This is a predicted structure of a 73-nucleotide RNA (transfer RNA) from a soil metagenome. The sequence is in RNAcentral, with records from MGnify. The prediction has a mean pLDDT of 82. Its Rfam family is "tRNA". It is annotated as a transfer RNA. Rfam describes the family as follows. Transfer RNA (tRNA) molecules are approximately 80 nucleotides in length.
[in-house]
């Protein structure tokens, strides 16, 4: 240099173009306990790497960048 993959809450990870994005861990509040752990309940937290484009509508499709990775010369 070329080809391909990945980028979504603090961390991990889903998400056939159509509800202001699911779940787990962690954190918070409460319940439970003499107390702790475990367990249970509830609320919160992601404008989806950036900028454009397509579309009535984009996390999803297209282009160019950025970051990480694999393969290859």
């Nucleotide at each position: 240099g070329g080809u391909c993959c990945u980028g979504u809450a603090g961390c991990c990870c889903a998400g056939c173009g159509g509800c202001a994005a699911a779940g787990g861990c962690g954190g918070c509040a409460c319940c439970c306990u003499u107390a702790c752990a475990a367990g249970g309940u509830g609320a919160c937290a992601a404008u989806c790497g950036g900028c454009g484009g397509u579309u009535c509508g984009a996390g999803u499709c297209c282009g160019c960048c950025c970051a990480g990775g694999a393969c290859u010369a």